[in-house]
Predicted 3D model of RNase P RNA and transfer RNA as a complex of 445 nucleotides. The coordinates come from a structure-prediction model, not an experiment, and the mean pLDDT is 77.
RNA sequence: AGAGUCGGCUAGACAAUCGCGUGUAAUUACAAUUUAUUGUAAAUAUCCGAGGAAAGUCCGGGCUCCAUAGGGCAGAGUGCCAGGUAACGCCUGGGCGGCGCGAGCCGACGGCCAGUGCAGCAGAGAGCAAACCGCCUAAGUCUAUGCUUUUUGCAUAGAACGGUAAGGGUGAAAGGGUGCGGUAAGAGCGCACCGCGCUACUGGUAACAGUUAGCGGCAUGGUAAACCCCACUCGGAGCAAGGCCAAAUAGGGAUCCUACAGGUGCGGCCCGCACUGGAUCCGGGUAGGCUGCUUGAGGGCUGCGGUGACGCAGACCCCAGAUGAAUGAUUGUCUACGACAGAACCCGGCUUAUCGGCCGACUCUCUUU
RNA sequence: GGGCCGUUAGCUCAGUCGGUAGAGCAGCUGGCUUUUAACCAGUUUGUCGUGCGUUCGAUUCGCACACGGCCCACCA
Numbered sequence: 001a002g003a004g005u006c007g008g009c010u011a012g013a014c015a016a017u018c019g020c021g022u023g024u025a026a027u028u029a030c031a032a033u034u035u036a037u038u039g040u041a042a043a044u045a046u047c048c049g050a051g052g053a054a055a056g057u058c059c060g061g062g063c064u065c066c067a068u069a070g071g072g073c074a075g076a077g078u079g080c081c082a083g084g085u086a087a088c089g090c091c092u093g094g095g096c097g098g099c100g101c102g103a104g105c106c107g108a109c110g111g112c113c114a115g116u117g118c119a120g121c122a123g124a125g126a127g128c129a130a131a132c133c134g135c136c137u138a139a140g141u142c143u144a145u146g147c148u149u150u151u152u153g154c155a156u157a158g159a160a161c162g163g164u165a166a167g168g169g170u171g172a173a174a175g176g177g178u179g180c181g182g183u184a185a186g187a188g189c190g191c192a193c194c195g196c197g198c199u200a201c202u203g204g205u206a207a208c209a210g211u212u213a214g215c216g217g218c219a220u221g222g223u224a225a226a227c228c229c230c231a232c233u234c235g236g237a238g239c240a241a242g243g244c245c246a247a248a249u250a251g252g253g254a255u256c257c258u259a260c261a262g263g264u265g266c267g268g269c270c271c272g273c274a275c276u277g278g279a280u281c282c283g284g285g286u287a288g289g290c291u292g293c294u295u296g297a298g299g300g301c302u303g304c305g306g307u308g309a310c311g312c313a314g315a316c317c318c319c320a321g322a323u324g325a326a327u328g329a330u331u332g333u334c335u336a337c338g339a340c341a342g343a344a345c346c347c348g349g350c351u352u353a354u355c356g357g358c359c360g361a362c363u364c365u366c367u368u369u
Numbered sequence: 370g371g372g373c374c375g376u377u378a379g380c381u382c383a384g385u386c387g388g389u390a391g392a393g394c395a396g397c398u399g400g401c402u403u404u405u406a407a408c409c410a411g412u413u414u415g416u417c418g419u420g421c422g423u424u425c426g427a428u429u430c431g432c433a434c435a436c437g438g439c440c441c442a443c444c445a
Stems, first nucleotide, its partner, number of pairs: 001365010012334007020049002023046003027042007051340001055351002058349005063238004070271004075234005080094005095109001096107004110229002115227002117223002132168002134164003141159007176194006195218001196216005201210003242291004252282006262276004284444003298317002301314005370441007379394004388425001396412005418434005
């Protein structure tokens, strides 16, 4: 210098003018009464005013109501090991496998020697394997020819019955690989090496690993994002939850269930607990206000512990709460212009969208000193 | 804001233990008819919303994304 990997930060800044939304302060006006407070409205000043994803609603919690969230079956989810956490399908560290020269990245990564199922087409054969082509006639059987003294026997050729998974062919997949021996031809049939499985030992909390030792000729092909088995986790609904006040109406009609019970909370069933009429549909009324609502598993800083995720302690800070729903516009300067996108009860993640800029750590290649 | 469902031929819809996708209408061609409609015969049509994965193989199983639709207030 070029190429690349990982992590973090930022998401225009500053000034002026005008404008919008909560809160706070004081002022004015009106109303109510408990006679010094409350509410409403107006204008003034001041503080603060969207995001890294506010998004998808895919997970996990808080909070609220229903039993204090209960037992069993069914169902759903997760799935190497250890740790972190309020919890998780998230994160961190490690193991194993794969990719990359490397920094690093990726992985739904328990179990088909408990059972059941599936594999179209092709192919001889597809699940306690199979003989289409090929290879082989050693033993046994038959036929022919020859030899031999008839029988017996021997040799050669052929046939059937057979043997064979080394080679060809089919397929996604055909029951370890290479070599030597062996054989009629072959074959873990035997042996050596490699691979695989089991046991022991050693190291490690564990997953797992090993120039370790012994055993086994190798059996139990693939598929569990097929049913299933094993281990662990899970009650339901959601702020339009829930609570309070006000206003108004026909406390209406239909169907269904119901007394040793039934129904509802409760969602597929049973038990159990609580309550005593309830569910669905049609019809009627109001579409108003307050609360829940933002101080929180909060934030950055310092110190300590830990490889790390994270935890502990200290002092400091307050950082949107709207409800027709605010956060904007213009001008000037800075090489100045820019993506995806807008809170709605609140957090922790994941995923997806995204123009650029800055910083740090590291890797590879080339050049120069 | 919250909850749930769907996407298959031009249109409306089927399609389950994963094996190469159908029905009706429409369209096209031929026949009948003077011609059209109706009728009869034949025939075509799909990246199964998109992408990635599991599998030998995906409309079907899993994940992510896109698009479309439905429901939810209080009182008695």